Predicted 3D model of a 102-nucleotide RNA (Glycine riboswitch aptamer) from an uncultured Alphaproteobacteria bacterium. It matches the Rfam family "Glycine riboswitch aptamer". Rfam's curators write: This family represents the bacterial glycine riboswitch. Rfam links the family to the GO term glycine biosynthetic process.

[in-house]
């Protein structure tokens, strides 16, 4: 001087699933009351997605059993369901740590 796998960070892609029903609040409208419209409000309730996270097991590894460890499969606790917005496995790229080997 290389430098696997792995972690942090910037960047740049990144899905998937009702703007459903009921009650309700604030406001507009209205001579008043209801209709209706907005916030994208707040509560349930049915349904629905999974790629934060958790959780379960396989094939497979670790030494033969026990027992471990294991997904993008599987359960949806969780999160999440117009649009924008947030998050978002994963995937490439650029700095750093370390640090097996050579």
């Nucleotide at each position: 001087a290389c430098g696997a796998c792995c972690c942090c960070u910037g960047c740049g892609g990144g899905a998937g699933a009702g703007c459903c029903c009921g009650c309700u609040g604030a406001c507009g409208g209205c001579a008043g009351u209801g209709a209706c419209g907005u916030c994208u409000g707040g509560c349930g309730g049915c349904g629905c997605c999974g790629a934060a996270g958790g959780a379960g097991c396989a094939a497979c590894c670790g030494a033969c059993c026990c027992c471990g460890g294991a997904a993008a499969c599987u359960c949806u606790c969780a999160g999440g369901c117009a649009c924008c917005g947030a998050g978002g496995a994963c995937c490439g790229u650029a700095g750093g740590g370390a640090g097996a080997g050579g």